Notes: A computed fold for a 72-nucleotide RNA from a Patescibacteria group bacterium, annotated as transfer RNA. The sequence was found in a public genome assembly. Rfam family: tRNA. The family's RNA type in Rfam is transfer RNA. Rfam describes the family as follows. Transfer RNA (tRNA) molecules are approximately 80 nucleotides in length. Its mean pLDDT, the model's own confidence on a scale to 100, is 84.

RNA sequence: GCGUGAUUAGCUCAGGGGUAGAGCGUUUCCUUGACGUGGAAGAAGUCAGAGGUUCAACUCCUCUAUCACGCA
Numbered sequence: 001g002c003g004u005g006a007u008u009a010g011c012u013c014a015g016g017g018g019u020a021g022a023g024c025g026u027u028u029c030c031u032u033g034a035c036g037u038g039g040a041a042g043a044a045g046u047c048a049g050a051g052g053u054u055c056a057a058c059u060c061c062u063c064u065a066u067c068a069c070g071c072a
Base pairs, nucleotide, nucleotide: 001071002070003069004068005067006066007065010024011023012022013021018055026042027041028040029039030038048064049063050062051061052060
């Protein structure tokens, strides 16, 4: 330099055009003498950035950034 893949909650990951989700973690409450376990409720997202297509974009297209792998 070229190609492929990845980027979504604090962490690990789903979601592939029509209201953004799960597990773990975290906060509050119940349960306990206390801790743990268990139960209930909640908070936490400019979906890496910019542009385009579309009535509508996390999703499709282009470019950029970072990371990983392959080729040279």